[in-house]
RNA sequence: UACUUAUCAAGAAAGACCGAGGGAUUGGGCCCGAUGACGUCUUAGCAACCUGUCCACCAGUGUGUGGGUUUCGGUGCUACUUCCCAGCCCGCAGUGACGGGACAGAUGAGCG
Numbered sequence: 001u002a003c004u005u006a007u008c009a010a011g012a013a014a015g016a017c018c019g020a021g022g023g024a025u026u027g028g029g030c031c032c033g034a035u036g037a038c039g040u041c042u043u044a045g046c047a048a049c050c051u052g053u054c055c056a057c058c059a060g061u062g063u064g065u066g067g068g069u070u071u072c073g074g075u076g077c078u079a080c081u082u083c084c085c086a087g088c089c090c091g092c093a094g095u096g097a098c099g100g101g102a103c104a105g106a107u108g109a110g111c112g
Base pairs, nucleotide, nucleotide: 001112003110004109005108006107007106008105013043014042015041016040017039021032022031023030026086027085028084029083044078045077046076049074050073052069053068054067055066056065057064058062082104088101089100090099091098092096
């Protein structure tokens, strides 16, 4: 960094350092921020994607499916629904503070 795939309404913060913007991206809004945000580090925690482990299932015994667990390990995450809406497409008894989808993004796993 390209591609494939799954998930994205829940959950979980203190300390130190730093010093001005930050909440990915265009517009609008709403928030956070010198009572120090964002970021970095440490510690703690959350979660259960991978790993480990246990149980069950089956026309297919598998690199399988489903479930439990969180003791070791690999990531991730710990303001706001991916903060909200619009922006692209579709739908309609309701034209909306409506519903669905796409695109984009984040994270895991796989593959190159």
Molecule: SAM riboswitch aptamer (S box leader)
Organism: Ekhidna lutea